[in-house]
RNA sequence: CUUAUCAAGAGUGAUGGAGGGAACAGGCCCUGUGAAGUCCGGCAACCUACAUUUUGUAAGGUGCUAAAUCCUGCGGUAAAAACCGAAAGAUGAG
Numbered sequence: 001c002u003u004a005u006c007a008a009g010a011g012u013g014a015u016g017g018a019g020g021g022a023a024c025a026g027g028c029c030c031u032g033u034g035a036a037g038u039c040c041g042g043c044a045a046c047c048u049a050c051a052u053u054u055u056g057u058a059a060g061g062u063g064c065u066a067a068a069u070c071c072u073g074c075g076g077u078a079a080a081a082a083c084c085g086a087a088a089g090a091u092g093a094g
Stems, first nucleotide, its partner, number of pairs: 001094006011040001013039003019030003024073004041065003046061002048058004069088001074085004
């Protein structure tokens, strides 16, 4: 850079000891009843392997494991609520 997906799913564990939800801004949340990180466990979108191949199984690669990618920011429709799209981002494959 191209492309696909992003409202499903997943912890009463150990360690750790104060932050976290990508960055900025505004909200709204989680958190000493223990945040991040690490280990273990778990999940199963993509790759991969296998099979009885419109699908299923496995869990090897990688990813994920509060809330829609937590919501909004730009554009469109709308009285509003809200909806649709874009941008940005995340992940996989190339």